[in-house]
Context: one part of a larger RNA
RNA sequence: GAGUAACGAAAGAGGAGUGAGAAACUCCUCCACCGAAUGCCUAAGGGUUCCUGAGUAAAGCUAAUCUGCUCAGGGUUAGUCGGGACCUAAGCCGAGGCCGAAAGGCGUAGGCGAUGGACAACAGGUUGAUAUUCCUGUACCACGUCCCCACCGCUAUCACCAAUGGCGGGACGGGGUAGGCUAGGGAAUCCCAGGCGAUGGUCGUCCUGGGGUAACCGCGUAGGGCGGGUGAUAGGGAAAUCCGUCACCCAGUGAAGCCUGAGACGGGAUGCCGAGCCCAGCGAUGGGCGAAGUUCCUGAAGCCAUGCCUCCUAGAAAAGCGUCUAGGGAGGUGGGACGUGCCCGUACCAAAACCGACACAGGUAGGCAGGUAGAGAAUACCAAGGUGAUC
Numbered sequence: 001g002a003g004u005a006a007c008g009a010a011a012g013a014g015g016a017g018u019g020a021g022a023a024a025c026u027c028c029u030c031c032a033c034c035g036a037a038u039g040c041c042u043a044a045g046g047g048u049u050c051c052u053g054a055g056u057a058a059a060g061c062u063a064a065u066c067u068g069c070u071c072a073g074g075g076u077u078a079g080u081c082g083g084g085a086c087c088u089a090a091g092c093c094g095a096g097g098c099c100g101a102a103a104g105g106c107g108u109a110g111g112c113g114a115u116g117g118a119c120a121a122c123a124g125g126u127u128g129a130u131a132u133u134c135c136u137g138u139a140c141c142a143c144g145u146c147c148c149c150a151c152c153g154c155u156a157u158c159a160c161c162a163a164u165g166g167c168g169g170g171a172c173g174g175g176g177u178a179g180g181c182u183a184g185g186g187a188a189u190c191c192c193a194g195g196c197g198a199u200g201g202u203c204g205u206c207c208u209g210g211g212g213u214a215a216c217c218g219c220g221u222a223g224g225g226c227g228g229g230u231g232a233u234a235g236g237g238a239a240a241u242c243c244g245u246c247a248c249c250c251a252g253u254g255a256a257g258c259c260u261g262a263g264a265c266g267g268g269a270u271g272c273c274g275a276g277c278c279c280a281g282c283g284a285u286g287g288g289c290g291a292a293g294u295u296c297c298u299g300a301a302g303c304c305a306u307g308c309c310u311c312c313u314a315g316a317a318a319a320g321c322g323u324c325u326a327g328g329g330a331g332g333u334g335g336g337a338c339g340u341g342c343c344c345g346u347a348c349c350a351a352a353a354c355c356g357a358c359a360c361a362g363g364u365a366g367g368c369a370g371g372u373a374g375a376g377a378a379u380a381c382c383a384a385g386g387u388g389a390u391c
Stems, first nucleotide, its partner, number of pairs: 012030006031388004039368003045349002049347001050074006059067002079140002081345004086117002091112003097106003121138005141341005147336006160329002165324004173311005179304003184298005190211006196204001212272002216267003223260004227250007235243002273293001276289005312315001354363002370382004
């Protein structure tokens, strides 16, 4: 320079409270802002920032009684969610092996490795802080056990179990697409609860609010897919009743049969939830009771569906799974009952908690997707919910 610039996008006002002290903290009312977000859930990353109590030196671009700050204490509960005890991809490691002055490089078998495959739990309630984890209710999966029931087998069967082997399946691209549904939404003169007016009218086709419910089990629908049988067989590195190939017969139909398959419907549910009402409390809040719970319209980008149609550039693997035998075993399958169910993660943060030296107008993958108008996830205004941005 100068008590100058600046104090980092933005709406606050009034009242009450606490306190030594209040524009900023807490509560109430009104107003305003976001609303394909400035809401909700979650990956990465962070690591206690979460909750409660106490505090105000420093941090906070001002003050502070407040805080992602300081101090103390507390908090993360799983057979089913995610990861491991399953599988493999790129890639990595790599017994032998090959190469290389050495160090080491490559790589077979094999192993590791999700960003993929496989795989059993939902609804409600509850805490100051966790919840598909706790509690209540109702389920499901795997393994084991013996008791019970049914069926098969009876000493080895081409009808039981069963590969590390065979085969099938898993199993996949781009574009297009008509349907069937549901989630969700809207309306109601119908159902239920409350109301009847400070001002002319308001017992009315009046006003306000509400009109829910999962997994799972049963049924097996719209839709989609598949020809069947007999015989032969030197292929599938052994075998095969499986697969493949060949021959014949039957059928060639929107059929039958089999497989798949949303949704609806019934059970789940005499449950839970529920507008509201009652009780206690200054209040926050706590406890109790609890009505109706229907009909119609609309309707997805979700489900049927890895479907169907079409195109050429022809679009992972392995396991689980099915089947076939080999070698082997002796009980096996189904139902019921009982028992067992390990390790790790789980708080909080989607921006003031991550990456940007900062409480930085920047950056940051995925999911959810209400109303009116609209082609729309644009835009405008609103709901739920959140916020008023630290002078």

A computed fold for a 391-nucleotide part of an RNA from a soil metagenome, annotated as large-subunit ribosomal RNA, domain III. The prediction has a mean pLDDT of 82.